[in-house]
RNA sequence: AGAGUUUGAUCCUGGCUCAGAACGAACGCUGGCGGUAUGCUUAACACAUGCAAGUCGAACGGGCUUAGGGGGCAACUCCUAAGUUAGUGGCAAACGGGUGAGUAAUGCAGAGGAAUCUACCUAGCAGUACGGAAUAACCUUGGGAAACCAAUGCUAAUACCGUAUAUUACCGAUUCGUCGGGAAAGUUUUUCGCUGUUAGAUGAGCCUCUGUCGGAUUAGCUAGUUGGUAGGGUAAUGGCCUACCAAGGCGAUGAUCCGUAGCUGGUCUGAGAGGAUGAUCAGCCACACUGGAACUGAGACACGGUCCAGACUUCUACGGAAGGCAGCAGUGAGGAAUAUUGGACAAUGGGCGAAAGCCUGAUCCAGCCAUGCCGCGUGAAUGAUGAAGGCCUUUGGGUUGUAAAAUUCUUUUAGUGGGGAAGAUAAUGACGGUACCCACAGAAAAAGCUCCGGCUAACUCCGUGCCAGCAGCCGCGGUAAGACGGAGGGAGCUAGCGUUGUUCGGAUUUAUUGGGCGUAAAGAGUGCGUAGGUGGUAUGGUAAGUUGAAAGUGAAAGAUCAGAGCUCAACUCUGAAACUGCUUUCAAAACUGCUGUACUAGAGUUUGAUAGGGGGUGAUGGAAUUCUUGGAGUAGAGGUGAAAUUUUUAAAUACCAAGAGGAACACCGAUGGCGAAAGCGAUCACCUGGGUCAAUACUGACACUAAUGCACGAAAGCGUAGGGAGCAAACAGGAUUAGAUACCCUGGUAGUCUACGCUGUAAACGAUGAAUGCUAGAUAUCGGGAAAUUUAUUUUUUCGGUGUUGAAGUUAACGCGUUAAGCAUUCCGCCUGGAGAGUACGGUCGCAAGAUUAAAACUUAAAGAAAUUGACGGGGACCCGCACAAGCAGUGGAGCAUGCGGUUUAAUUCGAUACUACGCGAAAAACCUUACCAACUCUUGACAUGUUAACAGCCGGUACAGAGAUGUACUUUCAUUUAGUUGGGUUAUCACAGGUGUUGCAUGGCUGUCGUCAGCUCGUGUCGUGAGAUGUUGGGUUAAGUCCCGCAACGAGCGCAACCCUUAUCCUUAUUUGCCAGCGAGUAAUGUCGGGAACUAUAAGGAAACUGCCAGCGAAGUAAGCUGGAGGAAGGUGAGGACGAUGUCAAGUCAUCAUGGCCCUUAUGAGUUGGGCUACACGCGUGCUACAAUGGUAUUUACAGAGGGCAAGCAAUACAGCAAUGUGGAGCAAAUCCCUAAAAGAUACCUCAGUUCAGAUUGUACUCUGCAACUCGAGUACAUGAAGUCGGAAUUGCUAGUAAUCGCGGAUCAGCACGCCGCGGUGAAUACGUUCCCGGGUCUUGUACACACUGCCCGUCACGCCAUGGGAGUUAAAUCAACCCUAAGACGGUAAGCUAACGAAAGAGGCAGCCGUCCACGGUGGGUUUGGUAACUGGGGUGAAGUCGUAACAAGGUAGCCGUAGGGGAACCUGCGGCUG
Repeated sequence: AGAGUUUGAUCCUGGCUCAGAACGAACGCUGGCGGUAUGCUUAACACAUGCAAGUCGAACGGGCUUAGGGGGCAACUCCUAAGUUAGUGGCAAACGGGUGAGUAAUGCAGAGGAAUCUACCUAGCAGUACGGAAUAACCUUGGGAAACCAAUGCUAAUACCGUAUAUUACCGAUUCGUCGGGAAAGUUUUUCGCUGUUAGAUGAGCCUCUGUCGGAUUAGCUAGUUGGUAGGGUAAUGGCCUACCAAGGCGAUGAUCCGUAGCUGGUCUGAGAGGAUGAUCAGCCACACUGGAACUGAGACACGGUCCAGACUUCUACGGAAGGCAGCAGUGAGGAAUAUUGGACAAUGGGCGAAAGCCUGAUCCAGCCAUGCCGCGUGAAUGAUGAAGGCCUUUGGGUUGUAAAAUUCUUUUAGUGGGGAAGAUAAUGACGGUACCCACAGAAAAAGCUCCGGCUAACUCCGUGCCAGCAGCCGCGGUAAGACGGAGGGAGCUAGCGUUGUUCGGAUUUAUUGGGCGUAAAGAGUGCGUAGGUGGUAUGGUAAGUUGAAAGUGAAAGAUCAGAGCUCAACUCUGAAACUGCUUUCAAAACUGCUGUACUAGAGUUUGAUAGGGGGUGAUGGAAUUCUUGGAGUAGAGGUGAAAUUUUUAAAUACCAAGAGGAACACCGAUGGCGAAAGCGAUCACCUGGGUCAAUACUGACACUAAUGCACGAAAGCGUAGGGAGCAAACAGGAUUAGAUACCCUGGUAGUCUACGCUGUAAACGAUGAAUGCUAGAUAUCGGGAAAUUUAUUUUUUCGGUGUUGAAGUUAACGCGUUAAGCAUUCCGCCUGGAGAGUACGGUCGCAAGAUUAAAACUUAAAGAAAUUGACGGGGACCCGCACAAGCAGUGGAGCAUGCGGUUUAAUUCGAUACUACGCGAAAAACCUUACCAACUCUUGACAUGUUAACAGCCGGUACAGAGAUGUACUUUCAUUUAGUUGGGUUAUCACAGGUGUUGCAUGGCUGUCGUCAGCUCGUGUCGUGAGAUGUUGGGUUAAGUCCCGCAACGAGCGCAACCCUUAUCCUUAUUUGCCAGCGAGUAAUGUCGGGAACUAUAAGGAAACUGCCAGCGAAGUAAGCUGGAGGAAGGUGAGGACGAUGUCAAGUCAUCAUGGCCCUUAUGAGUUGGGCUACACGCGUGCUACAAUGGUAUUUACAGAGGGCAAGCAAUACAGCAAUGUGGAGCAAAUCCCUAAAAGAUACCUCAGUUCAGAUUGUACUCUGCAACUCGAGUACAUGAAGUCGGAAUUGCUAGUAAUCGCGGAUCAGCACGCCGCGGUGAAUACGUUCCCGGGUCUUGUACACACUGCCCGUCACGCCAUGGGAGUUAAAUCAACCCUAAGACGGUAAGCUAACGAAAGAGGCAGCCGUCCACGGUGGGUUUGGUAACUGGGGUGAAGUCGUAACAAGGUAGCCGUAGGGGAACCUGCGGCUG
């Protein structure tokens, strides 16, 4: 310090997630030691048991025990001492300890203040006199189960009471002279006490300011309320309380109400600012079963005190009693979860006491827990044959790994034994025989956890097969998973490691530091204006802000720094600094504020001009539509893509004239004007708001912005009253359609119009708040002014508007750019992932529709902006192609052939299966092929290599059995070397062979297709943040990214073209098997022969064609090129072929071959026989033959080319047969011989018929091939003679030697060709052209698509699940006011009752009772708020391939969207107004 995740890729916005640190933690696995710290975060839930506050006999009387003494005969009694103690009395118990329920301020924190008290303690001053009456204990009696109570009697005090004293000391009053009031306790040897008073210290009470969580869907709250006067009360101020008077007080700087919460020092995190938190330690507060109350006391309204009420628990003899662990242990319960019913007062501290001492679950220690932090250990050195084993492997090896073993050492910790502290300054040590030290034995007793796809360090094998599972995010798993599970190996941390939870960080993701708002979320529809915020120039004062200095405070601990002590560290101690703050005082006066004075540049006023659809009211006008009347006229009109509904012979439409009525104002008109916005358009008049310009004078900051508020605010809509021509939601009808609740058409009502009210919203948009200043220009236009001249339709300039383009700058980009989205200032509004949702509830407004304000649960990893490259469009432009058109011939109908589907079958082997499968793999299924089926056989195998062992039984031949494979019998005994041996063969064994088994979605290779379409890229440079762009686009041109020109591009590569082959012309050379012009010879005839090399041909080499020439056209002068012409065998690529860029389709092929993985191994391998691949209700494709006269039959007769002759071949002449064919065999390993006959042609007949067409089917008889022709070959002859008379919708090929037609050859092949591959003969028609169909290319445009339109995607309905709103009600809690009842208690009153101290008495005083006031709990009815639940119901979310449509994205097929209204199964449709996104 960042990283992952939206996309095909990019940049931005934006969320989600991760890496870090921390914890009073919990859970899983594991666990050696020590130090140190922490340890019910939940039920302030209930508690058994024990302990946690006592002490003092030196305050007092008594009792008991012991000892001693006296009296007495004894019983007994008296005295003294020591110890002990129930009671009276004193002090403490208000501290210490616990908890955080309540409390949002009677609290806490910081800083101040005045009207107070303070036991014990310290210091000073003064005193401590004289008297008195009771009472507990105790004795006796009584009641009660108990707790305990009542009565009589006796007694003491430092318990209680009275009097005196106090006089400059305290208190009160005051006329300032004085007056009034108030104490005491003793015990004693001292000490110690007591009383009054002053002061201190400590502690406490009170007041003020500032700070201190969330909610406005809580906006008004308050009657003792706010203040005053008087009184009461208190330690003390005060409405703290009472009476009277006044009507105040608080609140948008958030009162009141609701929710939540103890506060702080600090702790965690963070660079900091901040954010979260408030365990342990420390300060403060509050509480003590729940609520209320007071008493005592210096101090309490009291945790281990009292009284009352309530709930709960316990005891009970049923009459009554007792209790309060949020003290320490402990129990139950709750919970994911938190310890011992331990030791000691030795230390520190507290209470009492004169002291000894007693008490102390405060405290100090120990115990439990890896809960945290810190430290140590689990051994060290050497050790390669790199052992064994494991794992992997390309089978060579690699790795685990110096790791182990082995050898040599050491002994920390733990263990055993011995010694042994400090803590204590005289005694006293729980800890504890602890820390520590020494000795001994022996590597001995001591390592795990998580992870290994990316983020993120670390990789392989096996298993599994969208299963099981993983997952923090992205995501992994559907047969080769580095992501699941196991193993090996590795990485990280280590007595721990992971997971979960929470907090901060990263997150600049609430932005003060430090964000934004044109399109991503976000500028209010617009103005006016209040509070508030901000504010021009000069100067004086002031000192609130500001700055400086000083003082006080900011507890300690913690944190930081420097030291020190435990062996180190954690831990602890000492010191320093800090605590960024608050308060007080002093000083300064620049800036802000406040205040005084002055100014004119902001703002406003005055005067004069001026433009304008600015607003309101009234009047007027013409054009058009419709209707009515009249005329004239006749059959249609209207409407549409096409129609129909409609209208019309009752006279329409069209035409003319007249009238009525309502609404809107053509031209001007514009990127133009005005207005705050909405908005405003005929003309005239009146009323009225604002702006601009010019010039002068005046006021003197009067300004800007603007929460709440007020006003205006399109269209639709609502109310009342009018009006109603046209248009037109709804509605009706007609069409369209699968449907059509739509688009289209014919009608048509609200409405649209006016007046008066309401509504208050729009894509109310520049998607851009208002104001001010600054920062280049150019150009157009509107309004006003000035100057100049050449006086004009002029030029220059200035102020104010409205536009376009553009520098700097800015922006994610697009873009904006003096009319800013630039640079700055001020103020307001708004935003914080998507969806739920602008929805629910609540409030406000409204007649309603609805508007406004405005959530949450659940869900999700994205949603989104801009730009890029593609793809697509029922977008555009240009271009091409037998793509259409123009033609020719077909297919689709028939029969047959052939392939496929389907069906059948034991099997009908398998693959291909839109174009791009289907006469395809297959250039030949009778057996074989053959992969399929049935049956019979074999198991190291039909085939290969190697090892080991044995053998000569092998091989071959013959015979028999069998369907055959095969088996049996007989015969049969290898070669080589000097030798060991080696080689071949057989049998047996082990490795292995074998597989047309599976995966073409694991692959190589090959192939198809787009497509012979013209494209596809790269280097350098440039542009862009980037993906990318440029080049490759543009203007021409071409078959072509072909070429030219231009150009931030310049070049290059793969493609195109050319080079290659064939063919068309010529030349040269050569001349056999080909040729024969001329010469010669010969034949019935033939290059037959001699010869020739002219011609043809053959086959080698060359030539030739390049827009080269001419004319025209073609960018302003030059181009590429196009058109025509000449010449030429050939003319614009001459024709044809081979040749197929980057890529696309997970296209095809594991059955050509090769190959990874998986599978079978007496079988999924191998052999044999027979069968099947040839089946047949049917559908489809491709062909052949036809339907006839351009023909058929018969007869006759010319002319080819290209191939083959794998000699087991091609086969002539000849003969036989009607023929297929046979007999026979010349010639030929081929320019020599053979196949080889070419056919369409010509002539004659047939004369339009199911025929002299057509030939299927069937019968008979044959031929050929072949072991074999039944399933299942081809051919021949004779006979038979189906369907078919030109083919529906639809659809194919072809542009010239082409289509069509005619035959010939070849491969395969024993045989089998209508298929395929070639060859030549005859030989057309048509193309205006590119509107349309299909495919393709380039540019451009839109996009919500990128698996790329076979895309994406919306809503209803149905089903499952989830959360939520409403809901008759029901239930619980909180709270408010009223009324009733009032316990204990306090205060006040009180005739009658009782009463020791004082008093002679009366009486004072006290107690009880009664009454009144206040009041907890409780009760009654009512209101408000919140939560739970609920029949039924509303929408929402989510879910695997459900149903209906197709609304949106392209012109999405009716452009979309916004507001509003109506309608409709649904998306939606329609009307009105608006926007361009």

Model confidence (mean pLDDT): 83 of 100. The RNA shown here (small-subunit ribosomal RNA) has 1477 nucleotides and comes from a freshwater metagenome. Its Rfam family is "Bacterial small subunit ribosomal RNA".